A computed fold for a 99-nucleotide RNA from Marinococcus halophilus, annotated as Guanidine-I riboswitch aptamer. The source organism's lineage runs through Bacteria, Bacillota, Bacilli, Bacillaceae and Marinococcus. The sequence was found by an Rfam model in a public genome assembly. Its Rfam family is "Guanidine-I riboswitch aptamer". Gene Ontology term of the family: regulation of gene expression.

RNA sequence: CAUAAUGUUUCCUAGGGUUCCGCGGCAGAGCCGGACUGGUCCGAGAGAAAACCCGUAAACGAAACGUUUGCGACACGGAGGGACAAAAACCCGGGAGAU
Numbered sequence: 001c002a003u004a005a006u007g008u009u010u011c012c013u014a015g016g017g018u019u020c021c022g023c024g025g026c027a028g029a030g031c032c033g034g035a036c037u038g039g040u041c042c043g044a045g046a047g048a049a050a051a052c053c054c055g056u057a058a059a060c061g062a063a064a065c066g067u068u069u070g071c072g073a074c075a076c077g078g079a080g081g082g083a084c085a086a087a088a089a090c091c092c093g094g095g096a097g098a099u
Base pairs, nucleotide, nucleotide: 007052008051009050010049012047015042016041020039021038022036023033024032025031026030054072055071056070057069058068059067060066074094076097080092081091082090
């Protein structure tokens, strides 16, 4: 410097806000409040789990594009912007940058 499965989905959590519910306030229709514990909701590349897929090694097998089992490491990180009602550790992004 180049290459790539550092794959996809589901589910849960840390975290997040405030559409709806609940809760609180206002005399009320209704409005306001997330410096309201919560339910719904959003939710991790660098958190957890499962299924599938891909790669690879070994064993089995006459052989296969077959079966089974193993392995697939590591990961510091802004500012700013974006979406939905809104926010976030979501997305831009394993980005910029740092080592």